A computed fold for a 174-nucleotide RNA from Acetobacterium sp., annotated as Lysine riboswitch aptamer. The sequence was found by an Rfam model in a public genome assembly. Its Rfam family is "Lysine riboswitch aptamer". Rfam links the family to the GO term lysine biosynthetic process. Rfam describes the family as follows. Riboswitches are metabolite binding domains within certain messenger RNAs that serve as precision sensors for their corresponding targets. Taxonomically the source falls in Acetobacterium (Bacteria, Bacillati, Clostridia, Eubacteriaceae).
């Protein structure tokens, strides 16, 4: 004594990510409740069994008629937290239940740089939206190569966010 590692701090990608609140549309000539009519044995709880309860003093569903919602999700506005923001899959645990599955919460491991479009599957009232898989171009970043006006810009190929950029910071090499 330059560069640089671990670490710390601060940032960038953009139709960027997630949460809350308000309004609006849709949900919905719906569900539910009541009346009339007709049929005649099942009905309920997220699903399936079991159990329980109701039911020929008429269940379910059907037709007409009266009253008539809500949730999840969506659009816009506004606000908060951020850049593995966040999302998804497996497993375990918790809570609930009579048992299993599903849904909910937490944790471990793994995958995805980002949004968009298309197709399929699932979810949903839904040609909206969301999730997964695949493909496509676009975009940001780094590496390599080529060209270049050589600080720069363009093109091609490839990788992944435990990445990339900036600052601080040790030793060895020299």
């Nucleotide at each position: 004594a330059a560069c640089u590692a671990c670490g710390a701090u601060a940032g960038a990608g953009g139709u960027g990510c997630g949460g809350a609140c308000u309004u609006u549309a849709a949900g919905a000539u719906u569900a539910a409740c009541g009346g009339c009519g007709g049929u005649g044995a099942c009905c309920a709880u997220g699903g399936c069994a079991a159990a329980u309860g109701g039911g020929a003093u008429g269940a379910u569903g059907c037709g007409c008629u009266g009253u008539g919602a809500a949730a999840g999700g969506a659009a816009a506005g506004c606000u908060c937290g951020c850049c593995g923001a966040a999302g998804g899959a497996u497993a375990a645990u918790g809570a609930u239940u009579u048992g299993c599955c599903a849904a909910c919460a937490u944790u471990u491991u793994c995958c995805u740089g980002g949004g968009c479009u298309u197709a399929c599957u699932g979810u949903u009232a839904a040609g909206a939206g969301c999730a997964g898989u695949a493909a496509g171009a676009c975009u940001g970043u780094c590496a390599u190569c080529a060209u270049u006006u050589a600080u720069u810009a363009u093109g091609a190929u490839g990788g992944a966010g435990u990445g990339c950029u900036a600052u601080c910071u040790a030793a060895a090499a020299c």